The RNA shown here (small-subunit ribosomal RNA) has 1520 nucleotides and comes from a Cyclobacteriaceae bacterium.
The coordinates come from a structure-prediction model, not an experiment, and the mean pLDDT is 82.
The organism belongs to Cyclobacteriaceae, within Bacteria.
Rfam family: Bacterial small subunit ribosomal RNA. Gene Ontology terms of the family: ribosome and structural constituent of ribosome.
RNA sequence: ACAAUGGAGAGUUUGAUCCUGGCUCAGGAUGAACGCUAGCGGCAGGCCUAAUACAUGCAAGUCGAGGGGCAGUUCCGAUCUUCGGAUUGGGAGCGACCGGCGAACGGGUGCGUAACGCGUAUGCAACCUACCCCAUACUGGGGGAUAGCCCAGAGAAAUUUGGAUUAAUACCCCAUAGUACUUUAGAUAGGCAUCUUGAAAAAGUUAAAGAUUUAUUGGUAUGGGAUGGGCAUGCGUAAGAUUAGCUUGUUGGUGAGGUAACGGCUCACCAAGGCUGCGAUCUUUAGGGGGUCUGAGAGGAUGAUCCCCCACACUGGUACUGAGAUACGGACCAGACUCCUACGGGAGGCAGCAGUAGGGAAUAUUGGUCAAUGGGCGAGAGCCUGAACCAGCCAUGCCGCGUGCAGGAAGACGGCCUUCUGGGUUGUAAACUGCUUUUAUAUGGGAAGAAAAAGUCCUUGCGAGGAAAAUUGCCGGUACCAUAUGAAUAAGCACCGGCUAACUCCGUGCCAGCAGCCGCGGUAAUACGGAGGGUGCAAGCGUUGUCCGGAUUUAUUGGGUUUAAAGGGUACGUAGGCGGCCGAUUAAGUCAGUGGUGAAAUCCUACAGCUCAACUGUAGAGGUGCCAUUGAUACUGGUUGGCUUGAGUACUGUUAAGGUAGGCGGAAUUGAUGGUGUAGCGGUGAAAUGCAUAGAUACCAUCAGGAACACCGAUUGCGAAGGCAGCUUACUGGGCAGUUACUGACGCUAAGGUACGAAAGCGUGGGGAGCGAACAGGAUUAGAUACCCUGGUAGUCCACGCUGUAAACUAUGAUCACUCGCUGUUGGCCGGUAUAGGUCAGUGGCCAAGCGAAAGCGUUAAGUGAUCCACCUGGGGAGUACGCUCGCAAGAGUGAAACUCAAAGGAAUUGACGGGGGUCCGCACAAGCGGUGGAGCAUGUGGUUUAAUUCGAUGAUACGCGAGGAACCUUACCUGGGCUAGAAUGCGAGCGCCAUCCACAGAGAUGUGGAGUUCUUCGGACGUGAAGCAAGGUGCUGCAUGGCUGUCGUCAGCUCGUGCCGUGAGGUGUUGGGUUAAGUCCCGCAACGAGCGCAACCCCUAUCCUUAGUUGCCAGCAUGUAAUGAUGGGGACUCUAAGGAGACUGCCUGCGCAAGCAGAGAGGAAGGAGGGGAUGACGUCAAGUCAUCAUGGCCCUUACGCCCAGGGCUACACACGUGCUACAAUGGUGCAUACAAAGGGUUGCGACAUCGCGAGAUGAAGCCAAUCUCAAAAAGUGCAUCUCAGUUCGGAUCGUAGUCUGCAACUCGACUACGUGAAGCUGGAAUCGCUAGUAAUCGCAUAUCAGCAAUGAUGCGGUGAAUACGUUCCCGGACCUUGUACACACCGCCCGUCAAGCCAUGGGAGUUGGGUAUGCCUGAAGAUGGUUGCUGCAAGGCGCUGUUUAGGGCAGAACCAGCGACUGGGGCUAAGUCGUAACAAGGUAGCCGUACCGGAAGGUGCGGCUGGAACACCUCCUUU
Repeated sequence: ACAAUGGAGAGUUUGAUCCUGGCUCAGGAUGAACGCUAGCGGCAGGCCUAAUACAUGCAAGUCGAGGGGCAGUUCCGAUCUUCGGAUUGGGAGCGACCGGCGAACGGGUGCGUAACGCGUAUGCAACCUACCCCAUACUGGGGGAUAGCCCAGAGAAAUUUGGAUUAAUACCCCAUAGUACUUUAGAUAGGCAUCUUGAAAAAGUUAAAGAUUUAUUGGUAUGGGAUGGGCAUGCGUAAGAUUAGCUUGUUGGUGAGGUAACGGCUCACCAAGGCUGCGAUCUUUAGGGGGUCUGAGAGGAUGAUCCCCCACACUGGUACUGAGAUACGGACCAGACUCCUACGGGAGGCAGCAGUAGGGAAUAUUGGUCAAUGGGCGAGAGCCUGAACCAGCCAUGCCGCGUGCAGGAAGACGGCCUUCUGGGUUGUAAACUGCUUUUAUAUGGGAAGAAAAAGUCCUUGCGAGGAAAAUUGCCGGUACCAUAUGAAUAAGCACCGGCUAACUCCGUGCCAGCAGCCGCGGUAAUACGGAGGGUGCAAGCGUUGUCCGGAUUUAUUGGGUUUAAAGGGUACGUAGGCGGCCGAUUAAGUCAGUGGUGAAAUCCUACAGCUCAACUGUAGAGGUGCCAUUGAUACUGGUUGGCUUGAGUACUGUUAAGGUAGGCGGAAUUGAUGGUGUAGCGGUGAAAUGCAUAGAUACCAUCAGGAACACCGAUUGCGAAGGCAGCUUACUGGGCAGUUACUGACGCUAAGGUACGAAAGCGUGGGGAGCGAACAGGAUUAGAUACCCUGGUAGUCCACGCUGUAAACUAUGAUCACUCGCUGUUGGCCGGUAUAGGUCAGUGGCCAAGCGAAAGCGUUAAGUGAUCCACCUGGGGAGUACGCUCGCAAGAGUGAAACUCAAAGGAAUUGACGGGGGUCCGCACAAGCGGUGGAGCAUGUGGUUUAAUUCGAUGAUACGCGAGGAACCUUACCUGGGCUAGAAUGCGAGCGCCAUCCACAGAGAUGUGGAGUUCUUCGGACGUGAAGCAAGGUGCUGCAUGGCUGUCGUCAGCUCGUGCCGUGAGGUGUUGGGUUAAGUCCCGCAACGAGCGCAACCCCUAUCCUUAGUUGCCAGCAUGUAAUGAUGGGGACUCUAAGGAGACUGCCUGCGCAAGCAGAGAGGAAGGAGGGGAUGACGUCAAGUCAUCAUGGCCCUUACGCCCAGGGCUACACACGUGCUACAAUGGUGCAUACAAAGGGUUGCGACAUCGCGAGAUGAAGCCAAUCUCAAAAAGUGCAUCUCAGUUCGGAUCGUAGUCUGCAACUCGACUACGUGAAGCUGGAAUCGCUAGUAAUCGCAUAUCAGCAAUGAUGCGGUGAAUACGUUCCCGGACCUUGUACACACCGCCCGUCAAGCCAUGGGAGUUGGGUAUGCCUGAAGAUGGUUGCUGCAAGGCGCUGUUUAGGGCAGAACCAGCGACUGGGGCUAAGUCGUAACAAGGUAGCCGUACCGGAAGGUGCGGCUGGAACACCUCCUUU
């Protein structure tokens, strides 16, 4: 300096993430409607539906200065009068009539119309234009009628007939006339093709009207102007191709007619054209524009009000009049409808303003005035004007104003909340005090909008101009102003889970309901309903509908296509699009200047007027467009000349499973024949079907036939793709390299089109060995229409023809150019150092930059650019339906909608899971020992029963569990009897008559009555205790909770900080190589450290030492006894209980980098964690427990609380778990005899003695315990007996008699004695425990407890084994990795048939309706043509008739829509049926195409794909 004023996002797919992608929201707008509410004013707007039907009134008249006249009115006279009036003359004026002008404007509506209709820009040399303006000229003479009036008729009416008479600015004739028109003729000039201009000349034809106040005003002709129209053309202007061909006046020509005018506009003849993929024709929808709404814009949507244009006026057709109409308030005809009627016939057209009915969610007064603006007529006054201006109704919108302002804390009352008597909030809000008065009410004043015209006067030649005075206001006594009164008259609606500003309580309990999307509601709902409070907007607020925006979600600006939707199966090629280098020319595109236009209004800017604003006015800017003109020429295009690098041709060489046809070959399978040979073969997980003594299989030989070509062979090669493999011949296509030569842009892409196109399939004819859909049989299985097996038809093969599809895939279109490298390999060429190196074309791997959502791609791009084509736009419905094309068929191609969902999807992450993989561990298996499952009993559980059998625990992780002890109590359950501030506890005035005892009633609780003596340091202790305050609940919710506990699991894991990597979830660390019991340790490493776990620290135990010795011990010394540590003593030993030592792979050898491992190593009491215990990470199972306890919420309160008696928890057809005892001789029984540990004991253990067969009883020492006692240990050992039996095994059951505990052993205790003597002879399928002082076996003790149902539980010691090759398998777990459609996480997810309900839809015999054409018949009015009849002097008219045509009728076909018995699939719907197809190797890998089959998912065959896991091998790559 120039330019610009302009762009926001959020929720929702997931366990989480990134992306794709849809749905939804926040904004603005509205001719709106609905709900709730409502004080005022200004400005605007107001049938979007039925272009449905309309009662009533009004909306177009005017002129007497054109005319004949006088129905009615009025004024002045006259006459008559029955005083009502009548007649007549004149004036004012005027109904009806003739005539002129207007009625074609103004006003309404949007039916039709996809069109020169509209918009824009041009053209008319192809045209018209009344009234208006300018100019020129003229306005002479004559005639006959006809309305009206009068008379007579017809008719209900509308209306109409006949006769007589009459006027005009009505009509006709004659004259005059040229700058008019026609004909002839065409100088000159010009242009635009036809042409235009048209001097001079000739011939022919056509005019007029008057009125009058004498000022004028009309009339006629012609030319020009203005205005308004007509016509033509370029460009622009909706959707559908599931509408692809359309057209006969159609396209053009000649001629004629017609028109204001061009023109097939019409007609005759001639020609056969014209339109169309740049979308004709057809169908559907629609008035167009200025503008309006939205948007940053580009766009998208829209076309109310206002303006312009068009079309229409009950529907359809038609002309007349006229300057102008095919005429909204004119005519004729046809049709539908309505009305009148005397039934003969008539009348009508609100899409003008009001209004009515109807329709509808929905849209106003049957108002006032011509005062203003405008229009018509008129000389004018004036008349008319539902145009217009005003008023009325409506919050329909926009704008403005108000409903008060200030002070006021006891922070009032009330409400709500609360941790609760305290607080918070409503809230300065109210009350109260002061102030103001917009608005309201009352009174008073009071506009602008009005300037005129006409008339008067003046000037003027004419138009015209000037001056003074007067008159005129619907709105309206309105706006506005003043005064008075007094806070006085005036606030609602929606919302408060997130998006989205705003939170609590109560009620409800997946109910009622909410919801725009996500989603709330199943007893603690900020989401439902109410309340309090809050937020937002405000005379409005919400809801609903519609449009744009957000949505870059149709992408020109501004998107994509490997895997998310999307590259055509491949090539050739037409149109089209795009196109190499150097010149010349042109100027179409392009750029610049100028001119015209782009109406006004609107929008924008400035200023101005209403008090502001909305609104309005004035001016400016803009109007991105179109047309014309002048210039520029880089680029694109056109024309032209050249060039060689793109492309191609020739030549030389080379290459390969390229193609087609023919010939040949060997191996193998099968079959046939012959031979050898004998009983099986074959097949499978195991079998069977099948074959075989009629001789199979096996072996040998020969023959036949068909199909396919081992090895070579390879991420090898060739081809456009599909695809191509023995050898060879012929024909044929291509690629590559090399080198020169030639052509000279000949190129790229490619819609339609054409050709090719695996497998399956189809047709005809062959062929048929093997394989093999269908089918049959056998298996498997719950079933098995499958997987497996035995057979086997089509087919597979050949020829010819069709089909035209595949996961036809590199899921990656073709072509060109550019952009670091490394390393293989195929073909060719160069090559000096030749296994090097270089180069061209192909084909692989890894990577830089870059790209990508990521995975990944990466010179063979998915990078960076260019050109062209194809395709996509949420999931499902559906590649379905209908239609069309192709096909013999199967089917292919093209290809929707209704309806429905809020997702569907891609890539990657963390987990979990897998009938995936790898590594490892565990009494997990294996190897062993002993059990359970069978019996009887005990105990727990289920079930059943019951008045009650209280409750809980229920796979592992419930079931000898809570319970470590139910006769009463416990006790929670049942029956019955009672209590109600209560059975317990605290505070508590007071009392000391309390407690206690006795008697009676009662089942008892309880009730009644009686007796009744506290202590004291005087503070009180103890007991009782009125009122009151706090009750109580084993009632519910363990899914509201705390605490505690089980389990995974004593498994080795679980995390963090910082850093680094990744867009991110997240990863790394924690993975890897070793090692360990261990994430134990070592090494390595973008990680370095740390925490919770592991280990260690703690306890018991194994050895030793020190210290200390009583109740323990007794070696030595002494005493004593029948005997005993009994005694004196002792501390040596055992032991007790305190402290210490000891073990650490420390030493050796071997292996190993190290960590560490191994060794019958050494040493040692113990050796690699010595044995055992306590100790349980982050978490999982909404695991268990509200009945241990605690606790939120809910519930009960003369009961769901409390007391009592009795009963029940102990029932018993049965099922299960856990145990005990056994079935016996490794045993039972009897006698004798030895050795523990750890515990308990005063309401106790109780020696000892006596009695009893015994349980036990009586008496009683000792002991508050290393002292006394329970207490005897048992298995063992010795001796004896039993001798294999239902026994001298086993002890259940039952009987009798007892003992003990206890208030009480009936239901319902234990024990003793005697008698009785059941099942059971080692236990099916299955299943449990245990790896050393372990299993097995033996006894002892304790807790609970009056006693005990204990065979249980917890501890203690005694005796004391076997086995482990090993990790294939079962179960569980850990780590790494892989797949996944799972994440409530495999007890997951999920598919299809069938059944039920609802919804939309296809087919469908048919049926109903609609619009549009077509053919034939008929055919009104009108127009036009003809005409011999009639009429007229004539022009002409009437009649008749031809053509055309609206309408009507008939016919067939096509199209669209409704209904339709029945029928097809589809979608949706908490808990239906059958299976389990898919997701993991989904248990047969899946999927694609095709064919067949099957209740269904589906199965099988053939070919294809990897978007398949695992393993092995090969190849390639990377690193060393």